A computed fold for a 155-nucleotide RNA from Vescimonas fastidiosa, annotated as glmS glucosamine-6-phosphate activated ribozyme aptamer. Model confidence (mean pLDDT): 78 of 100. The sequence is in RNAcentral, with records from Rfam. NCBI's taxonomy places the organism under Bacteria, Bacillati, Bacillota, Eubacteriales, Vescimonas. It matches the Rfam family "glmS glucosamine-6-phosphate activated ribozyme aptamer". Rfam's curators write: This entry contains a glucosamine-6-phosphate activated ribozyme that is found in the mRNA for GlmS. GlmS is an enzyme that uses fructose-6-phosphate and glutamine to generate glucosamine-6-phosphate. By type it is a riboswitch.
């Protein structure tokens, strides 16, 4: 320094707030002024380097403030490299992908906020604990489809 195995740790629904709505106080009260709270609930997610673009996956909740805005993000597109697959092996190319082809079906899936309880606050709200209930993906099974050229091997 490289390779292999095992274990542990680690992620961005992340950070921020001049709008709007909300709470409190006040005034000359259709409104003005001052102060304050909120402003994303988990699941999921990386081959390496670079560039670009940018409303970047899945549901839960809410009767719509999880609104709106700014920044960011491991997602997306492109280039190169590495790797996997494409009906025996090797070589050269091509295509699609990233522990690795596409499509379809089935199985699979530890949710959290919350309800509620306790506490704090005039209040909007905040803190702790916490039942139940997802979908996508991972993973597994089945089916269908799936390159070109050369050499070699086999039949």
């Nucleotide at each position: 320094g490289a390779c292999c195995c095992a274990u542990c740790a680690c992620a961005a629904g992340c950070g921020c707030c001049a709008g709007u709505g909300c709470c409190c106080g006040u005034c000359u009260c259709a409104g003005g002024c001052g102060g304050g709270a909120c402003g994303a609930c988990g699941a999921g997610g990386a081959g390496g380097a670079g560039a670009g673009a940018g409303u970047a996956u899945c549901g839960a909740g809410u009767u719509u403030u999880u609104c709106g805005g700014c920044g960011g993000a491991a997602g997306c597109u492109c280039u190169c490299c590495c790797g996997u697959a494409c009906c025996g092996u090797c070589c050269g190319g091509g295509u699609a992908c990233g522990c690795a082809c596409a499509c379809a079906g089935c199985c699979g899936g530890u949710a959290a906020a919350u309800a509620u309880g306790c506490g704090g606050g005039u209040g909007a709200c905040c803190g702790c604990a916490a039942a139940a209930c997802a979908g996508a993906g991972a993973g597994g099974c089945u089916g269908u489809g799936g390159c070109c050229g050369g050499a070699c091997a086999g039949g």